This is a predicted structure of an 82-nucleotide RNA (c-di-GMP-I riboswitch aptamer). The model forms 95% of the base pairs in the Rfam consensus.

RNA sequence: UACUGAUAAAGGCAAACUAUUCGAAAGAGUAGGACGCAAAGCUAUAGGGCCUUCCCAUUCGGGAUGGCAGCCAGUUUCCAAA
Numbered sequence: 001u002a003c004u005g006a007u008a009a010a011g012g013c014a015a016a017c018u019a020u021u022c023g024a025a026a027g028a029g030u031a032g033g034a035c036g037c038a039a040a041g042c043u044a045u046a047g048g049g050c051c052u053u054c055c056c057a058u059u060c061g062g063g064a065u066g067g068c069a070g071c072c073a074g075u076u077u078c079c080a081a082a
Base pairs, nucleotide, nucleotide: 004080005079012037013036017032018031019030020029021028022027035070041075042074043073047072048071049068050067051066053064054063055062056061
């Protein structure tokens, strides 16, 4: 340095659900809460995928719109037993 990843150390994040706010919806913010996570940090486009609403086609599908990074991906990164 790269790979790898522990019943290690020190910290970190926070699913479902609940309350509340925003949104037409998907979904998001805040507070509580922990299922999990070595990137569950960041990035939504100019990669793929999924979701919302609308339009076209009405068989496959295509386009627009907003979203999802805890689906893959890109990028940066703590620690170090074997």